[in-house]
Molecule: transfer RNA
Organism: Chromatiales bacterium
RNA sequence: GCCCCCGUAGCUCAGUUGGAUAGAGCAACCGCCUCCUAAGCGGUAGGUCGGACGUUCGAAUCGUCUCGGGGGCA
Numbered sequence: 001g002c003c004c005c006c007g008u009a010g011c012u013c014a015g016u017u018g019g020a021u022a023g024a025g026c027a028a029c030c031g032c033c034u035c036c037u038a039a040g041c042g043g044u045a046g047g048u049c050g051g052a053c054g055u056u057c058g059a060a061u062c063g064u065c066u067c068g069g070g071g072g073c074a
Stems, first nucleotide, its partner, number of pairs: 001073007010026004019057001028044005050066005
């Protein structure tokens, strides 16, 4: 220098045939239970989907550029 993959909640990830309020588990907080703690059960909050621009009626999803991480070739 060229090519490929990944980036979504505090953490691990799903969702990528464009469409409905963007989800799960764990963690956090509140409550129930318990003598107390843990476990269990119920609930609540938490996201500009790495960033910008574009395409589209509509973008996490498609395109371009860019940032970060990983890998391959030279």